[in-house]
RNA sequence: AGAGUUUGAUCAUGGCUCAGGAUGAACGCUGGCGGCGUGCUUAACACAUGCAAGUCGAACGGACGAUGAAGAGCUUGCUCUUCAGAGUUAGUGGCGGACGGGUGAGUAACGCGUGGGUAACCUGCCUCAUACAGGGGGAUAGCAGCUGGAAACGGCUGAUAAAACCGCAUAAGCGCACAGCAUCGCAUGAUGCAGUGUGAAAAACUCCGGUGGUAUGAGAUGGACCCGCGUCUGAUUAGCUAGUUGGUGAGGUAACGGCCCACCAAGGCGACGAUCAGUAGCCGGCCUGAGAGGGUGACCGGCCACAUUGGGACUGAGACACGGCCCAAACUCCUACGGGAGGCAGCAGUGGGGAAUAUUGCACAAUGGGGGAAACCCUGAUGCAGCGACGCCGCGUGAAGGAAGAAGUAUCUCGGUAUGUAAACUUCUAUCAGCAGGGAAGAUAAUGACGGUACCUGACUAAGAAGCCCCGGCUAACUACGUGCCAGCAGCCGCGGUAAUACGUAGGGGGCAAGCGUUAUCCGGAUUUACUGGGUGUAAAGGGAGCGUAGGCGGCGGAGCAAGUCAGAAGUGAAAGCCCGGGGCUCAACCCCGGGACGGCUUUUGAAACUGCCCUGCUUGAUUUCAGGAGAGGUAAGCGGAAUUCCUAGUGUAGCGGUGAAAUGCGUAGAUAUUAGGAGGAACACCAGUGGCGAAGGCGGCUUACUGGACUGACAAUGACGCUGAGGCUCGAAAGCGUGGGGAGCAAACAGGAUUAGAUACCCUGGUAGUCCACGCCGUAAACGAUGAAUACUAGGUGUCGGGGGCCAUAAGGCUUUCGGUGCCGCAGCAAACGCAAUAAGUAUUCCACCUGGGGAGUACGUUCGCAAGAAUGAAACUCAAAGGAAUUGACGGGGACCCGCACAAGCGGUGGAGCAUGUGGUUUAGUUCGACGCAACGCGAAGAACCUUACCAGGUCUUGACAUCCAGUUAAAGCAUAUGAAAGUAUGUGUCUCUUCGGAGGAACUGAGACAGGUGGUGCAUGGUUGUCGUCAGCUCGCGUCGUGAGAUGUUGGGUUAAGUCCCGCAACGAGCGCAACCCUUGCGAUUGGUUGCUAACAGGUAAAGCUGAGAACUCCAAUAGGACUGCCGGGGACAACUCGGAGGAAGGUGGGGACGACGUCAAAUCAUCAUGCCCCUUAUGUCCUGGGCUACACACGUGCUACAAUGGCCACUACAAAGAGGAGCGAAUCCGUAAGGAGGAGCAGAUCUGAGAAAAGUGGUCCCAGUUCAGAUUGUGGGCUGCAACCCGCCCACAUGAAGUCGGAGUUGCUAGUAAUCGCGGAUCAGCAUGCCGCGGUGAAUACGUUCCCGGGCCUUGUACACACCGCCCGUCACACCAUGGAGUUGGGAGCACCCGAAGCCUGCGAGCUAACGCAAGAGGCAACAGUCGAAGGUGAGACCAAUGACUGGGGUGAAGUCGUAACAAGGUA
Repeated sequence: AGAGUUUGAUCAUGGCUCAGGAUGAACGCUGGCGGCGUGCUUAACACAUGCAAGUCGAACGGACGAUGAAGAGCUUGCUCUUCAGAGUUAGUGGCGGACGGGUGAGUAACGCGUGGGUAACCUGCCUCAUACAGGGGGAUAGCAGCUGGAAACGGCUGAUAAAACCGCAUAAGCGCACAGCAUCGCAUGAUGCAGUGUGAAAAACUCCGGUGGUAUGAGAUGGACCCGCGUCUGAUUAGCUAGUUGGUGAGGUAACGGCCCACCAAGGCGACGAUCAGUAGCCGGCCUGAGAGGGUGACCGGCCACAUUGGGACUGAGACACGGCCCAAACUCCUACGGGAGGCAGCAGUGGGGAAUAUUGCACAAUGGGGGAAACCCUGAUGCAGCGACGCCGCGUGAAGGAAGAAGUAUCUCGGUAUGUAAACUUCUAUCAGCAGGGAAGAUAAUGACGGUACCUGACUAAGAAGCCCCGGCUAACUACGUGCCAGCAGCCGCGGUAAUACGUAGGGGGCAAGCGUUAUCCGGAUUUACUGGGUGUAAAGGGAGCGUAGGCGGCGGAGCAAGUCAGAAGUGAAAGCCCGGGGCUCAACCCCGGGACGGCUUUUGAAACUGCCCUGCUUGAUUUCAGGAGAGGUAAGCGGAAUUCCUAGUGUAGCGGUGAAAUGCGUAGAUAUUAGGAGGAACACCAGUGGCGAAGGCGGCUUACUGGACUGACAAUGACGCUGAGGCUCGAAAGCGUGGGGAGCAAACAGGAUUAGAUACCCUGGUAGUCCACGCCGUAAACGAUGAAUACUAGGUGUCGGGGGCCAUAAGGCUUUCGGUGCCGCAGCAAACGCAAUAAGUAUUCCACCUGGGGAGUACGUUCGCAAGAAUGAAACUCAAAGGAAUUGACGGGGACCCGCACAAGCGGUGGAGCAUGUGGUUUAGUUCGACGCAACGCGAAGAACCUUACCAGGUCUUGACAUCCAGUUAAAGCAUAUGAAAGUAUGUGUCUCUUCGGAGGAACUGAGACAGGUGGUGCAUGGUUGUCGUCAGCUCGCGUCGUGAGAUGUUGGGUUAAGUCCCGCAACGAGCGCAACCCUUGCGAUUGGUUGCUAACAGGUAAAGCUGAGAACUCCAAUAGGACUGCCGGGGACAACUCGGAGGAAGGUGGGGACGACGUCAAAUCAUCAUGCCCCUUAUGUCCUGGGCUACACACGUGCUACAAUGGCCACUACAAAGAGGAGCGAAUCCGUAAGGAGGAGCAGAUCUGAGAAAAGUGGUCCCAGUUCAGAUUGUGGGCUGCAACCCGCCCACAUGAAGUCGGAGUUGCUAGUAAUCGCGGAUCAGCAUGCCGCGGUGAAUACGUUCCCGGGCCUUGUACACACCGCCCGUCACACCAUGGAGUUGGGAGCACCCGAAGCCUGCGAGCUAACGCAAGAGGCAACAGUCGAAGGUGAGACCAAUGACUGGGGUGAAGUCGUAACAAGGUA
C1' cells in the first nucleotide's frame, strides 16, 4: 500500500466482499510448564448457611471473678464470713456504624467534564493561637419484686451512678439590636475602630509528664450552592408553561433562591430546536486510524446515583443512612392464628436465566481503616492461595553426524520420482517435568498467611510433552482415487451434470503453533457523509418561476475601540495510562523512578495588518432624473375578412363518401356538385425568420384605452442604499373540479363498420363530456438548456435583432467602432467520454437547493392542503450483487446508400398427379444391425446384402481363445480316409519336414500355466486425421509509426475502376503476409520433330469391296517441343491515370472455354462403424466359430429418379456418321444350333494391330389417323436361359400370353445463359451374377436476359440498439402454485402524563381542658400526649395520546428449474 466482482472487451460511476488490528468473549478440535493479569456483558431475578463494624473498664454504677490475706465453724480438708483483687463483662455513656466494599436500575440533568464564583455557606476527629473550667440540682437504665405474651417484645412498683441530663455565676472575645467614623469594593456591600443594650460555656482523670473538656479565632481537610462552555437520536414531536416569569413582604435553611406562603403584575422558554418520545450513568481512559475522526466506558482511578419497590423523617459535624428507624406494596419464613420476622447490587455459595463467567479456601505477616492512653480487639478492605489456554509474555517437546537415498506409503510414461538426513544407527546435552539435599528477601527490635514457596545444588533417563487450519482466484501451498447438478462446498466471484488442483479420502505441500480455526462485535481499508477530503448536463442529485423575511456574505479612503486574531507571562489541565530515558524481577510480559506530552480552559500584559463595532468621507456597485427608439409583454373594449358547418331558395341527377381493399354512413322524401342569401361559433393563412417580448408558464388579424419591464445616449442627484435567500407570499401549460353561459369545427368515453387466431387497438363512419367565455379551485409536467442565482477574469472568427459614435458617400448604402440581446464554429482549460468553451460544463468568490447501490417506493402509516381527483412531506421489513453512464468491436433491424450472384425478371425443360425403381421416416418383427436429419440427411457411408459380406436375431459350439509376442513340455504337423453332426466341431486311422560338427539348431503343430489377446461395446461434447458448409465469396491479418486514459482506431475509409482489398489517384500513414490473379492440366490455331499398330496425295500392284500390298512422310491423326493474346495497335470517353467503349488484324480479344487449386475463421457441423487414439466398460463373454433367418417386412408419409401419357409420335424395312474407355481365373471373332435369352466353337489379342462393337437420335420408304389406341407398359400366368455349393424367402435375362394406372399433372417448387438447356445413344468402376444409381464419352442442338422495384444469399459504407450462447436475441404484465416479510377495521396488553376521590407514616401549623422530676415561695413557665388542618406514597375512578402483540378477511410487494395467455418495450420493435 491494495485486491476480487457489472462488460465480448474498455473507461468512469457505484455498491457488495476480502486481506489488518482489537475483545471481560463463546463454540469446535487439540493441550507440556511457568510468570503477570483477568473472570455474570444475561434476571437491579429469588436467596439456604457462615462471615463482612465494632471498640473503649483510663467515663459510670453493678455482676462474675483466678489468686492472696484475715477470721469463724469444725468432719483436718471442707464450708462460711470479711478485706484486697489481676481479669471478664450485659447495661448507661463516648467515638465509630455517612468510611471502606457492591451495583449501574434510574438520570439527557449543573448529572458529568473543564474553567470560574460564594461580599450567600458549613466543617467531627487533626494543627496553631488566646481565654477558661466556680458552685449546685433532679432523674434514669442496669438490678430487685410482681406481671402480660406461643414468640418477638414488654408493663407496673422500688432503689442507684456518671464525662448522661438541668438551672445559677463568670465573659477576654463571640452572636444579636440600635445609631456613628475611617478605609476598600463591579453591585448587593465588606473590613476596622469606639458606644449603648442584650444573650449563651465547661467534666473530669492522672504515673504530675500529660490526656480529656468549654468558648473564640486561624489553618488544614471534607462538603454545599451558583455561573460560562461542552455533552446521543427523532420535526412522521411545533408550540410549551399558573408557582409558571418577575416584584413586595413574611417564613425556612449552614447558606442564596418561588425553596415555601400571602398579595400584585403578566410574564418566561422555543426553528441557535422549547415541549414530547426513544436510548444512555459521565469522565481519565481503552480499541482503531497516517491524521482528522469513528467506536467504546470491563479491569484500575475520579465524580454521580441506587440498596426488594415507593414515601418519610429522626439522630448526628456529616445521612434523609446497603448490613439504622417509621409507613405503604409485593414476595418469603415462623405462629399457639392473637401476632411477629426478613431484605447478598458486601465475600464465598445456591437455584434460575443464559452461548457464557471461579472456592461456602488461608491470614491479619504486610498496606490501610475503626475504637482505645496502651496492650490489644475488629476488618470477606487488603495480602495470598485455589479453579478456567480467557488474555499477554517467556520456555520446552532435543542437538551434531548419518545415503544402501532402507523399509513402508503415494504416484508413475514402469525408467523413475516424492516423503527424505527425515528414520534407523553413532556421539552429545538436560531447559521444563520427575527424585533427593539446601533454602531466602518481603521485617526497622518482635511478628510470615503465602511456604519448605522463589532460588541454588546433585544424581538420573531422549526419555513424559504437537496440534489446528488451509492448498481455484483474491492468498503462501498439487497430485491420485471416489462421487457424477447427487452427496456436498462457499467470505465474494463461484465449484459439482464421468477425466473436479473448488465436494469426500489419501499422499504431498503451505501457514501459525500450546494453540489453531469458526462465530459475534468495533475501527480500518471506505476520499462509501468528503473539516482535512466528494459531488449534482447524460451515472444518484438544481427547487417550475419570481418577490422577499430571518440569516449568511459584502466596494474605495481616514480616525478610534480591541470582540475575533496574533505574541509574551502566569494558573490549571489529579494519579494511573501513552511517548522518551533509566532501573528491578535470569529475559519478556509486569513493576519502579525521572522527563515529556495532555492540541483545552482561565487570568494578565501588549500589537492593530485582516474580520468586527463606532465615527467620518468617496463614487466605480446600486438607484433616481431627462431625451429617444424597438417589441406576438399584460388587461379591457370594439372591429375585420378567408374557411368549416348549418338553414332557406335556385340549377341539376344518381350517386356521394371513405380505404391498402372495403363496409358502416348520407342520397330519388333529390344527396354530393354548383349559385345566391342568411345564422353561429372558434381560430387568425401569407408576412414568419435557431426573428422579437416576458421571471417562468407563455405570447401572433386590426384599432383604441390603461399598464409592467428591458435597452441606448446625456448631464445631474443620492452615497454601498448591494448579492443570495431557510420559512413565507405570489405566479404557474395541459388535463381535471364547481356555478352560470356558449357550442361551428375537433374530439376522451361510447356505438357501428373493417382488420385479425383474437383486436376491449392502430384504419373508417358517427359521437358526448371537454376544448371557448366569466368567476372560483387544483398546483402538477421530459414545468428541459434534463445545466440555481449573482459578480469578476480568460485567444479568435462569422451571422442576426435593438440602439449610439466616427469616416466615405447621390444612395436603399459601404467601412470601422461601441453597448445590450440571440445563434453557429473554434483555442487554452475542463470533462469518464460524449461534449462545454465570454450565453462555460474554464478560472475564482458568495448564498440557496439537492445526492449517497438497485428493487420494495415516491409506496405504507402519520400530518398539512384540496369539493373531489389528488398534491406535499415521506419510511421500514424483506430481497439482489449488481442496477446505471459514456464510448468500442461485432451481430441484428418489417433503417438508409452502393454493388454482385440463374437471386428475381425474360425464356426452355422438369418436379408436385400415374406406374415402377431406389433412399428415408413411421409401423411391424425374435431381428428388421449401425450411422447421416434445414440449406450442408434422405439413388447418402453402400464402386453393387441369395451364402459370404454382416456389425442384427434364433439355435448349436469354444474359453490363453479366430489373430500377436513370451515360457515350459511333447511331437510331428499339413494332407488323406472313416464315423457322427445342420454345420462348426468331435473321435479314430493313415501320415511323418529342413540343416547338422549328430551335441543340436530352424520353421511348424499339439498340450499346459499365466502375462495377455479380442470387442463394428460407450463417449465425434476427451481427441488426431479426413470431410461438408458459408464460398472461388473477396476478404482475413501483421510489423513499425500516428491518434485515443482505454477497449480500439488508422492502414483496409474516400473519388474512380475491376470478376477480384484488381488497379489508379488522394490520404498519418509506410510496408508486408495469407487469400485474388498468374505459374499446372485439358481444349481451341498453325509450326518443328518423329512415323507404327495410325494415315494414303502422287507412283506401281491388287480385290466383290477394302491402305489390302509395295512404297511414301505430303494430309488427317498420334505426342513431344517451342510459339501464339500482351488492352500490344488505332479512335472515342476518362483526371494526361487506372480503366472502359468501338475498330483493325487474328484460329482465338480483353481472366478465350473447362478443370485442379478453397484465406482468417464459423457451425462443441459429420465421422470412435475406414484408420489411429485417451478414458470407461465386457473377459466360460459385449470375445470366437457355425447353420438358418434378417438387413428385401408394409394401413401409410416424404425425397431422388426411370418410363409414359403419344403423330416434332409408335411400328416395320433399308441406310449413314462418333468419342472415350475396358480386356488374361479376361475380352472372346468367324462358323453352326436356337424365335430369343443363350449354347457349341476357340481364330485373334496383355492390344492406335485382336475382341466386346451393332452407336442411337438423324436420313429414306411404308403403315397407323387421335382412340386408353398399332400410345403406355405395370401386374400376372406358362415355358425357358445364365451365374453360382445354393436363385423358396431374395438375382438378372428371353419367348409367348395378360395389358393396370396414366390423356401433361393443385398449392407450391426446381435446373439451366452456349456447344449450355433439351434430346440421343456408347463406355467404365464395383462385380460369380445383379444398374432406372454413380462416374465418364461423344452425336443432334435451341430460346431468352428490358432491367435490379421486389424474393433469397453475399460484399462494402453508414445509422439505431436495452442484443454479445449475438433476433431461433432480449423482455413486459395478468392468471395459477409454493414460501417470506409487510399495511388494514378491530381485540388485548404496557409504560408515561392529566383530572377527580381516598389518604398511611411523617415534618410543619394550630389547639392542647389530659399528663408532668429538675426552674419558681406561689401563680406559673416549659415539656409531653391527644385532637384538628395543609402537604402527602400506595390504591380507586375517568377521558385521551403513545408503544407493542395479535388480527376475520383482504390489499399490494418480494422470491421461486422447465406452468397459462398474449407480445407492451429494445431496430422506424413493425401505430416512433
Molecule: small-subunit ribosomal RNA
Organism: metagenome